[in-house]
Molecule: SAM riboswitch aptamer (S box leader)
Organism: Oceanobacillus zhaokaii
RNA sequence: UUCUUAUCAAGAGAGACUGAGGGAUAGGCCCGAUGAUGUCUCGGCAACAGGUUCUAAAUUAGAAUACUGUGCCAAUUCCUACAAAUGCUGAGGCAUUUGAAAGAUGAGAA
Numbered sequence: 001u002u003c004u005u006a007u008c009a010a011g012a013g014a015g016a017c018u019g020a021g022g023g024a025u026a027g028g029c030c031c032g033a034u035g036a037u038g039u040c041u042c043g044g045c046a047a048c049a050g051g052u053u054c055u056a057a058a059u060u061a062g063a064a065u066a067c068u069g070u071g072c073c074a075a076u077u078c079c080u081a082c083a084a085a086u087g088c089u090g091a092g093g094c095a096u097u098u099g100a101a102a103g104a105u106g107a108g109a110a
Stems, first nucleotide, its partner, number of pairs: 001110008013042005021031003025081004043073003048069003051065006077102001082099007
């Protein structure tokens, strides 16, 4: 990097240095000199995988636990993007719901 698979409405920030951008892309809408981004330190959240413990009764399932490996700590993945259904509109179009796509993260594989 690609493929498969699960999840994505919950949760969790302070400090130091840096100094203008950031929220993946596009549009919108937001955040930002009362400090964006990045790095570091400390802290926190969370059961995805492993470990440990317990239960059932079985090589599996469930529960608990931040010990290990990741991950995460503005806004639902910030909203929309493509399709279908329904409703509204004279029309363009708009709204709602569902599904997909894209993206993120974990695990496995090449």